This is a predicted structure of a 72-nucleotide RNA (transfer RNA) from Candidatus Mycalebacterium zealandia. Its mean pLDDT, the model's own confidence on a scale to 100, is 86. Its Rfam family is "tRNA". The family's RNA type in Rfam is transfer RNA. Lineage of the source: Bacteria > Pseudomonadati > Thermodesulfobacteriota > Candidatus Dadabacteria > Candidatus Mycalebacterium.
[in-house]
């Protein structure tokens, strides 16, 4: 320098135009004598960033950041 993947909760992803989830984890109840397993429930997100498309963008598309792989 040139092509490709990825980027979403505290960790691991899922989801590719209209409702932001799930698994562990963190809280709080219930169970128990008490823990632990175990069921239940909350909390936690500017979907990397900025601009474009569109009636409507996490979801196309461009340009940048950062992260891994290929190629010189």
């Nucleotide at each position: 320098g040139g092509c490709c993947c990825c980027g979403u909760a505290g960790c691991u992803c899922a989801g590719g135009g209209g409702g932001a989830g799930a698994g562990c984890g963190u809280u709080c109840g219930c169970c128990u004598c008490a823990c632990a397993c175990g069921c239940g429930a909350a909390a936690g997100g500017u979907c990397g960033u900025u601009g474009g498309u569109u009636c409507a963008a996490u979801u196309c598309c461009a340009a940048c950041c950062g992260g891994g792989g290929c190629c010189a």